Background: This is a predicted structure of a 503-nucleotide part of an RNA (small-subunit ribosomal RNA, 5' domain) from an uncultured Chloroflexota bacterium.
[in-house]
Context: one part of a larger RNA
RNA sequence: GAAUAAACGUUGGCGGUGCGCCUUAUGCAUGCAAGUCGAACGGGGUUAUGGUCUUCGGAUUGUAACCUAGUGGCGAACGGCUGAGUAACGCGUAAGUAACCUGCCUUGGAGUAGGAAAUAAUUUGCCGAAAGGCGAGCUAAUGUCCUAUGUGGUAAUGAAGCGUAAGUUUCAUUAUUAAAGCUUUCGGGCGCUCCAAGAGGGACUUGCGUCUGAUUAGCUAGUUGGUAGGGUAAUAGCCUACCAAGGCGAUGAUCGGUAGCUGGUCUGAGAGGAUGGCCAGCCAGAUGGGGACUGGGACACGGCCCCAACUCCUACGGGAGGCAGCAGCAAGGAAUUUUGGGCAAUGGGCGAAAGCCUGACCCAGCGACACCGCGUGAGGGAAGAAGGCCUUCGGGUUGUAAACCUCUUUUCUUGGGGAAGAAUCUCGACGGUACCCAGGGAAUAAGCCUCGGCCAACUACGUGCCAGCAGCCGCGGUAAUACGUAGGAGGCGAACGUUAUUC
Numbered sequence: 001g002a003a004u005a006a007a008c009g010u011u012g013g014c015g016g017u018g019c020g021c022c023u024u025a026u027g028c029a030u031g032c033a034a035g036u037c038g039a040a041c042g043g044g045g046u047u048a049u050g051g052u053c054u055u056c057g058g059a060u061u062g063u064a065a066c067c068u069a070g071u072g073g074c075g076a077a078c079g080g081c082u083g084a085g086u087a088a089c090g091c092g093u094a095a096g097u098a099a100c101c102u103g104c105c106u107u108g109g110a111g112u113a114g115g116a117a118a119u120a121a122u123u124u125g126c127c128g129a130a131a132g133g134c135g136a137g138c139u140a141a142u143g144u145c146c147u148a149u150g151u152g153g154u155a156a157u158g159a160a161g162c163g164u165a166a167g168u169u170u171c172a173u174u175a176u177u178a179a180a181g182c183u184u185u186c187g188g189g190c191g192c193u194c195c196a197a198g199a200g201g202g203a204c205u206u207g208c209g210u211c212u213g214a215u216u217a218g219c220u221a222g223u224u225g226g227u228a229g230g231g232u233a234a235u236a237g238c239c240u241a242c243c244a245a246g247g248c249g250a251u252g253a254u255c256g257g258u259a260g261c262u263g264g265u266c267u268g269a270g271a272g273g274a275u276g277g278c279c280a281g282c283c284a285g286a287u288g289g290g291g292a293c294u295g296g297g298a299c300a301c302g303g304c305c306c307c308a309a310c311u312c313c314u315a316c317g318g319g320a321g322g323c324a325g326c327a328g329c330a331a332g333g334a335a336u337u338u339u340g341g342g343c344a345a346u347g348g349g350c351g352a353a354a355g356c357c358u359g360a361c362c363c364a365g366c367g368a369c370a371c372c373g374c375g376u377g378a379g380g381g382a383a384g385a386a387g388g389c390c391u392u393c394g395g396g397u398u399g400u401a402a403a404c405c406u407c408u409u410u411u412c413u414u415g416g417g418g419a420a421g422a423a424u425c426u427c428g429a430c431g432g433u434a435c436c437c438a439g440g441g442a443a444u445a446a447g448c449c450u451c452g453g454c455c456a457a458c459u460a461c462g463u464g465c466c467a468g469c470a471g472c473c474g475c476g477g478u479a480a481u482a483c484g485u486a487g488g489a490g491g492c493g494a495a496c497g498u499u500a501u502u503c
Base pairs, nucleotide, nucleotide: 001503002502003501004500006499007498008497009496010495013374014373015372016371017370018369019367020366021332026330027329028328030327031326032325035074036073037072040071041070043068044067045066046065047064048063049062050061051060052059053058081285082284083283090210091209092208093207094206095205096204097203100202101201102200105198106197107196108195109194110193111192112191113147114146115145116144122137123136124135125134126133127132152177153176154175155174156173157172158171159170160169161168162167181190182189183188211257212256213255218248219247220246223245224244225243226242227241228240229239230238260282261281262280263279264275265274266273267272287308288307289306290305291304310321311320312319313318338364340363341362342361346360347358348357349356350355377407378406379405380404387398388397389396390395412440413439414438415437416436417435421430447492448491449490450489451488452473453472454471458487459486460485461484462483468475469474
């Protein structure tokens, strides 16, 4: 000098764009943050309307619209947050899979036949303070099960071809393996099942790269390899049994410390050094630890089970909970915001659609926290006014500075108009915002640091090694340009200084 997720002190007019718990991955009151589909299903309710019966109270049955607890489907594995752990195939980069998976989506092929038993809701009985639970009876489905068919798939065997390869392709035989309906303007549409391919997504393996300590030198028993079996979507000591005795290490194993990694960011002429906040990609975590279930996908933040700590409710028998989602609270700290508006846009989930949900997101609020822009007036004006300060008492300086005259209106304020953002009939939170027009009036708006040298800017008074200053050198003990005040000056300016950290 540059930089910062900064903080502190003094000061503070406006706008735009960003950013805003770096500390306790500490604990959390309250609200919201993941639902949706009645065009999968049986039931219930409301309203309108019609039929039958009627003791005129109503009962029963039908149609239509709407709502819905439950069964079922899809979603909830995304999106959002955080960086504790991790020195690792975690990340980056380049490859491999003849060792793999893939819901929804796209393309192509083939099919969608026949039957069955349950169960929730509901009714009823019971237990419990509650959370909740038990028994009996009824019922539906795109829920579950059985049979058929098999374009095909899978497995085994055989034959032929191909390959560097543990294999793979084709053909044949045997075995095995599928489905679900809803809606309609009756044309169809949406689904369902099997197969092949694609896209996107994921899994695993490998080369290279990835901080520090030798005042850590030896480490290792599923350890290293083999055989067999299990297991997985899949390779593999991934697991088990048996056999062998291997494997790693001064090219730093093991152990200890520190740390999420990257694109990037800061600095620097560069080489390099430092760093990884916002944004984007990957990884990891969800009170601490462990486990599996469901599922195409999780070993799952707002799912389940167990242990632990903590908090809450309790009728003491037993239960409930997890903000490292958005706000907000407490604590900690030098320090970090509103318990706001809207789904209008973009995107996501569900749905045939209308639509519903969305603290993702878009906006607004707070904060000079950062960067950028604008303003606090412009021109004229010497009796160089008054006052202040200094003085050699002549004057000098503040200083065209002020007053005063003329002008302007960025800002400000009052009134009026008023968007784009919405490609689509509708739909705009922002917002009566931005912007435009008119009126008013210099009006509403300047400070901070420094002045011994480095370093730009000097005098007076006070103080007297005191009070104090200070980045370094050093100032102060009676003439201090170095302390304090005043006048003046220099620098920067809605900021200016200080502190911290990096180059």
It matches the Rfam family "Bacterial small subunit ribosomal RNA". The family is grouped with related families in Rfam's "SSU clan". Model confidence (mean pLDDT): 86 of 100.